This is a predicted structure of a 73-nucleotide RNA (transfer RNA) from a bacterium. The same sequence occurs in records of 2 taxa. It matches the Rfam family "tRNA". The RNAcentral record of the sequence draws on ENA.

RNA sequence: GGUUUCAUAGCUCAGUUGGUAGAGCGCUUCAUUGACAUUGAAGAGGUCACUGGUUCAAGUCCAGUUGGAACCA
Numbered sequence: 001g002g003u004u005u006c007a008u009a010g011c012u013c014a015g016u017u018g019g020u021a022g023a024g025c026g027c028u029u030c031a032u033u034g035a036c037a038u039u040g041a042a043g044a045g046g047u048c049a050c051u052g053g054u055u056c057a058a059g060u061c062c063a064g065u066u067g068g069a070a071c072c073a
Stems, first nucleotide, its partner, number of pairs: 001072007010025004019056001027043005049065005
């Protein structure tokens, strides 16, 4: 230098054909207990890496930028 691939909650990751952003763990509150743990219920937490484009509508499609990984040279 070239090719491919990844970027979504604090962490690990889903998100199908473009149509309400989710799960597990973690966190907070409540119930249960003499107390803790376990268990159950409820809740908080997101600029979907960034910029622009297409579209009635973009996490998803297109272009570019940034960062990570693999391969080729």